RNA sequence: GAGUAGGAAUGGUGCGUUAAGUACCGGCGGAUGGGAGGUUGCCGCCGGGCGAAGGGACGAGGGAGUCCCGCGGUGCCAUGAUCGCAUCCGC
Numbered sequence: 001g002a003g004u005a006g007g008a009a010u011g012g013u014g015c016g017u018u019a020a021g022u023a024c025c026g027g028c029g030g031a032u033g034g035g036a037g038g039u040u041g042c043c044g045c046c047g048g049g050c051g052a053a054g055g056g057a058c059g060a061g062g063g064a065g066u067c068c069c070g071c072g073g074u075g076c077c078a079u080g081a082u083c084g085c086a087u088c089c090g091c
Base pairs, nucleotide, nucleotide: 001091006083009079010078011077012076013075014074015072016071017070024048025047026046027045028044029043030042034089035088036087038085054069055068056067057066058065
């Protein structure tokens, strides 16, 4: 010096909008440069508090349902700017 997890953004495809999800706090656990290993970060589970944007069309009317446009600090996949592991051993 190289090499990790992660990661803005974009695209695709879904979920919710009858409120889950996300985010936050606490606890427990897991993975994490090639090996060991452990915390800033990352993931999972449990508990707690808080919290929202819906609208149009079809349908005889209502309802179910379908479609479309939105909304959500929304799931997954791909690409991935930028950033990027302390210690020991190794390359």
THF (Tetrahydrofolate) riboswitch aptamer from a chicken gut metagenome, 91 nucleotides, folded computationally. Model confidence (mean pLDDT): 76 of 100. The RNAcentral record of the sequence draws on MGnify.